[in-house]
RNA sequence: CUUGAUAAAGGCAAAUCAUCCGAAAGGUUGAGACGCAAAGCCACUGGCCUAAGUCCUGAUUCGUCAGGAUACGGCAGCAGGGCUGCCGGGC
Numbered sequence: 001c002u003u004g005a006u007a008a009a010g011g012c013a014a015a016u017c018a019u020c021c022g023a024a025a026g027g028u029u030g031a032g033a034c035g036c037a038a039a040g041c042c043a044c045u046g047g048c049c050u051a052a053g054u055c056c057u058g059a060u061u062c063g064u065c066a067g068g069a070u071a072c073g074g075c076a077g078c079a080g081g082g083c084u085g086c087c088g089g090g091c
Stems, first nucleotide, its partner, number of pairs: 001090004011036002016031003020027002034077001040083003044080003047075003053070007
C1' cells in the first nucleotide's frame, strides 16, 4: 500500500423486555444476540423518521379541536463523504 478466505486476541450488539429522558421520532442504562471487518467517531451531501413549536386552512360552546406544511429534533445498524483504529493474509 492492498485485502477480509481461514484462524487467534478480542470488540460491537438488531428485535424484544425492564428502566430513565423526550411531545414524538429517538436516545440512556441493564438483560438479550439478529447481525457487523470499522455496527468506532462526525449529520457535510442525498435519503428516511418525527412534528412539540411555528405557519396556513376549516370548525368552534372562543376554552379549544381537526386537517395540511415545516427541523431548529433524530437515524452513523440507509448510501456517499470526512477522521481514527485492532488482528490476520498478500505485496
c-di-GMP-I-GGC riboswitch aptamer from Olavius algarvensis associated proteobacterium Delta 3, 91 nucleotides, folded computationally. It matches the Rfam family "c-di-GMP-I-GGC riboswitch aptamer". Its family is annotated with cyclic-di-GMP binding in the Gene Ontology. Model confidence (mean pLDDT): 86 of 100. The organism belongs to Deltaproteobacteria, within Bacteria.